[in-house]
RNA sequence: AUAGCUCAGUGGUAGAGCACUUGCCUAGCAAGCAUGAGGUCCUGGGUUCAGUCCCCAGU
Numbered sequence: 001a002u003a004g005c006u007c008a009g010u011g012g013u014a015g016a017g018c019a020c021u022u023g024c025c026u027a028g029c030a031a032g033c034a035u036g037a038g039g040u041c042c043u044g045g046g047u048u049c050a051g052u053c054c055c056c057a058g059u
Stems, first nucleotide, its partner, number of pairs: 001059001004018004012049001020036001022034003042058005
């Protein structure tokens, strides 16, 4: 080592910014506002009622 990108996060089934969708606005574009989608949290094992989080190994 976590969303397409950059990164948070904490033992109780995960968030932000940008990007993207849709709408508003505009003659149109951008910006702005609103909205929505998007994640087997690198792989395998262990501990635990419960692991993205702790332990071991691997890449």